[in-house]
RNA sequence: CAGCUUAACGAAGCGCCAGGGCUCUCCGGAGGAUAGGUACCCUCAGGGGAGUCGACGAGGAAGACGUUCAUCGAGUUUUUCGGCGGAUGCGUCUCGGCCCAGGGGCGGUCGAUAGGGCGGCGGCAAAUCCCGGCGGCGACGCCGGGGACAAAGCGCCGAUCCGGACCCCG
Numbered sequence: 001c002a003g004c005u006u007a008a009c010g011a012a013g014c015g016c017c018a019g020g021g022c023u024c025u026c027c028g029g030a031g032g033a034u035a036g037g038u039a040c041c042c043u044c045a046g047g048g049g050a051g052u053c054g055a056c057g058a059g060g061a062a063g064a065c066g067u068u069c070a071u072c073g074a075g076u077u078u079u080u081c082g083g084c085g086g087a088u089g090c091g092u093c094u095c096g097g098c099c100c101a102g103g104g105g106c107g108g109u110c111g112a113u114a115g116g117g118c119g120g121c122g123g124c125a126a127a128u129c130c131c132g133g134c135g136g137c138g139a140c141g142c143c144g145g146g147g148a149c150a151a152a153g154c155g156c157c158g159a160u161c162c163g164g165a166c167c168c169c170g
Base pairs, nucleotide, nucleotide: 014085015084016083017082019081020053021052022051023050024049025048026047027046029044030043031042032041056073057072058071062094063093064092065091066090067089095111096110097109098108099107102169103168104167105166106164115162116161118158119157120156121155122154129146130145131144132143133142134141135140
């Protein structure tokens, strides 16, 4: 250093690339330059091959099945485009909490911090940017350091508003 095994932590803007952009290389075409020709050079368009880009964090999980445009902002907002797969969203059911002093049915609403709305206060962001380094012909990739800037369905608070006028048993 590599492989194998085990353990811990982390990982959903997560993973992939036939479109497309960009880079390199090869092959032609047109034009230009030159007194002329060839070569070289320049410009434009095309084709083959290889490569590269293709989501920056915050936030989000009772279980099963199904489903697809499933929250929030940041950004050279030009491709963070487009496509595919997946996904903590959503729907149905099961289970569970709460909505009546008890039990059950039905209904509603959420998910073990277990009702919604409203209001207030918060909400260490990361990339972009700058500096340095490593790899690559290059487009680009990786590492270290510095300094900032968010929002939300996230957190906290509220003596706020609202949430079973239903059926049965007792």